[in-house]
RNA sequence: AGGGCGGACAAGCCGAGUUCCGUCCGGGCGGACGGGAGCGGGGGAACCAAUGUUCAGGGGCGUAUCGCCGGCACUGCCGGCGUAGAGCAAACUCUUCGGCUCGAGCCCGUCAGCUAACCUCGCAGGCAUCGAAGGGAAAGACG
Numbered sequence: 001a002g003g004g005c006g007g008a009c010a011a012g013c014c015g016a017g018u019u020c021c022g023u024c025c026g027g028g029c030g031g032a033c034g035g036g037a038g039c040g041g042g043g044g045a046a047c048c049a050a051u052g053u054u055c056a057g058g059g060g061c062g063u064a065u066c067g068c069c070g071g072c073a074c075u076g077c078c079g080g081c082g083u084a085g086a087g088c089a090a091a092c093u094c095u096u097c098g099g100c101u102c103g104a105g106c107c108c109g110u111c112a113g114c115u116a117a118c119c120u121c122g123c124a125g126g127c128a129u130c131g132a133a134g135g136g137a138a139a140g141a142c143g
Base pairs, nucleotide, nucleotide: 012127013126014125018037019036020035021034022033023032024031025030038123039122040121041120042119043118048113057111058108059107060106061105066082067081068080069079070078071077072076085102086101087100088099092136093135094134095133096132097131098130
């Protein structure tokens, strides 16, 4: 010098996963319960759709599907290469170029098309995935 690990600060990223109020326990930190707003999900008529579905079960959340190859203890799991699709930070947004990252996991339990009223659930968890060009809108300062 370079690389790795850990910590702190600043400003950030994926995601619905934010915020306020009240009561109780408590010396405090904090914790529990309830309610409102906001965001997100599921169930649920008519009409429409379907004329099917029902062990080859079916369905939901999510970008996370599908294909090929190899292995194994073979309805699957592991690994590799691709792929539908998704994401990348200096206030926001659009377009273009280049580059990078993900392409998982979980749940319902034989049951659910859409769906007004109505009913109901969640507000977590995890990160360090960026450079350039052009445009739009807004805000601020100054006059």
Predicted 3D model of a 143-nucleotide RNA (c-di-AMP riboswitch aptamer (ydaO/yuaA leader)) from a Desulfobulbaceae bacterium. The coordinates come from a structure-prediction model, not an experiment, and the mean pLDDT is 76.